Record summary
Two RNAs folded together computationally: RNase P RNA and transfer RNA, 491 nucleotides in total. Rfam match: Bacterial RNase P class A. It is annotated as a ribozyme.
């Protein structure tokens, strides 16, 4: 110099002019109050006012409700070990396997628990299969030798036997070599590659290392069912609480049974009120167990339309930000100092305008040049808080920084 | 703000348990029929000469994706 892996940071500064918003302070005013004061509205001083992703709402807590959510089933959700955390599907460190020559990146629980699928092709797709081929046997025809025997050779046909070879697929039940056999085949050996079991050593642990045994070779898919460990109650700030406004007409559907007991009368197939037990509605947000409420008469549940979708708190000081020390390989934890930094509800946080800086094209300067120096034009992205916070993911004009790897060249 | 659901030819809308993507209908295109138009019968109709690419877009699982998963993008609905 040249290719290229990883990680951070920042997302223009200053001035002038005109607004929009919360607080705070004063000056006027209106209303309410005997007052002290409390409320709106203006107007002026002072001060705070978007993000690295605010966003997508994919995850996880916090907080608030929801007759304290209690057992089972169901249904989700995660998936290699340790570890960090309020928790997590995040994050850090290490294990295996896979791509890179390297920095590095990328993937993860069982398929020997069990079903289920594996389309087309193919002879066969899972304790597989016999279309060519290759072997044996029988039958039937032909031809050969002369060696006439239980002979050999072709053809077709039939019955077996074989997974080496062909050919099909995305995938055909270990490779290679010899041994064997009618042909052949872990059928037997011998090295390779895998599986299991068993043994010792190391690490917390996933695994690692080292020896030995079985010829056992057993296909893929669990982003199929489903097993195995682990986690999960629903809902959400339009939650919830308070204050004010509203509540009309109408429409649908329900409104028990059975025994006992006590009282009352006009003494009956009667009323009233208790208790049981069955049963019906509703709740515990999908089932059942359990368990609660209620079985009312001007009543109960649904709809249905109306109404102020107004106002106040919830609402921003918090798992906060930051420097310094201290443990830790790190995520991340303790202890110490400082520091307060938007709270808006049709919803502000913004417009023009000057200079500077930054990139980009042309010209000039210069022996040349991607460098210097000067002048002209243009250009600045994604995107905007809506209870709060921790991750993840997505989008981004441009600038700057650290740490690594690989090739070349020169000292 | 919260929470749920969808997107397949020009249109609606099919495809069950992942296996030849477009069944059916309407609309368009040609053709018969008629003097001519309209109903009606016939046939065609994603895009490319073709290999091959198309189920909104991009990734991923699998021999194989419209269907499983993960990310974006566009719509519709509901909640005081």
């Nucleotide at each position: 110099g040249g290719a290229g892996g990883g990680g951070g940071u920042g997302g223009a500064a200053c001035g002038g002019c005109c607004g929009c918003u919360g607080g705070u302070g004063u000056u006027g005013u209106u209303g309410c109050g005997c007052a002290a004061g409390c409320a709106g509205c203006a107007g002026c001083g002072c001060u705070g006012g978007a993000g690295g992703a605010a966003a997508g709402u994919c995850c996880g807590g916090g907080c608030u409700c929801c007759g304290c959510a209690g057992g089972g089933c169901a249904g989700g959700g995660u998936g290699g070990c340790c570890g960090c955390u309020a928790a997590c599907g995040g994050c850090g460190g290490c294990c295996c396997c896979g791509a890179g020559c390297g920095a590095u990146c990328g993937g993860g629980g069982g398929a020997u628990a069990g079903u289920g699928c594996c389309a087309c092709a193919g002879a066969g797709a899972a304790c597989a299969g016999a279309c060519c081929g290759c072997c044996c046997g029988c039958a039937u025809g032909g031809c050969c030798c002369g060696g006439u025997a239980u002979g050999g050779c072709c053809a077709c046909g039939u019955g077996g036997g074989u997974a080496a070879g062909g050919g099909u697929g995305a995938a055909a039940c270990g490779g290679u070599g010899a041994g064997g056999u009618a042909a052949g085949a872990g059928c037997u050996c011998a090295c390779c590659a895998g599986a299991c079991c068993c043994c010792g050593g190391g690490g917390u642990g996933a695994c690692c290392c080292g020896g030995g045994g079985u010829g056992c070779u057993c296909g893929g898919u669990a982003a199929a069912c489903c097993c195995c460990a682990c986690c999960c109650g629903g809902a959400g700030c339009a939650a919830g609480g308070c204050c004010g406004a509203a509540u009309a007409a109408g429409a649908g559907g329900g409104u028990g049974g059975u025994g006992g007991g006590a009282c009352c009368c006009a003494g009956g197939u009667g009323g009233u009120c208790c208790c049981a037990c069955c049963g019906g509605a509703g709740g515990c947000u999908g089932c059942c167990c359990g368990u609660c409420u209620u079985c009312a008469a001007u009543c109960c549940c649904u709809c249905g339309g109306g109404u102020a979708g107004g106002g106040c708190c919830g609402c921003u000081g918090g798992a906060g930000c930051u420097c310094c020390c201290g443990g830790g390989c790190a995520a991340c934890c303790g202890g110490g100092g400082g520091c307060c930094a938007a709270g808006a509800u049709g919803a502000a946080u913004g417009g023009c305008c000057g200079u500077u800086a930054c990139c980009c094209u042309c010209c000039c300067u210069u022996c040349g040049u991607u460098g210097u120096g000067g002048g002209a034009g243009g250009g600045g992205a994604c995107a905007g808080a809506a209870c709060c916070c921790g991750g993840c993911u997505u989008a981004c004009a441009u600038c700057c920084c650290c740490c690594c790897u690989c090739c070349g060249g020169c000292c | 703000g919260c929470g749920a659901g969808a997107g397949u030819g020009g249109c609606g809308g099919a495809a069950c348990u992942g296996g030849c993507a477009g069944a059916c209908g309407c609309g368009c295109u040609g053709g018969a029929c008629u003097u001519a138009g309209g109903a009606u019968c016939c046939a065609g109709u994603g895009g490319g000469c073709a290999a091959c690419c198309g189920u909104g877009g991009g990734g991923g699982u699998u021999c194989g994706a419209g269907u499983c998963c993960c990310c974006c993008c566009u719509c519709u609905c509901g909640c005081a």